[in-house]
């Protein structure tokens, strides 16, 4: 210098119109108890700042952090 990633605790979806899935966590049921299983629930200012738009996780610019490629 080029290009990519950043979204619940973890791993990831979501390419302009209510932010979701799996695992985990909590409670309840079941059990003598634990696990499995079933039901319900909590948990997110979508890395940050600004812009575009009626409307932005999504588009644009900059910044930060972390891989990759080139020199």
């Nucleotide at each position: 210098g080029g290009g990519g990633a950043u979204u619940g605790g973890c791993g990831c979806a979501g390419u302009g119109g209510u932010a979701g899935c799996g695992c985990g966590c909590u409670u309840c049921g079941u059990u003598c108890a634990c696990a499995c299983c079933g039901a319900a629930g909590a948990g997110g200012u979508c890395a940050c700042u600004g812009g575009u738009u009626c409307g932005a996780a999504c588009c644009c610019a900059g910044u930060a952090u972390c891989g990759c490629c080139c020199a």

Model confidence (mean pLDDT): 83 of 100. A computed fold for a 71-nucleotide RNA from Cyphomyrmex costatus, annotated as transfer RNA. Rfam family: tRNA. The source organism's lineage runs through Eukaryota, Protostomia, Allotriocarida, Eumetabola and Cyphomyrmex. The RNAcentral record of the sequence draws on Rfam.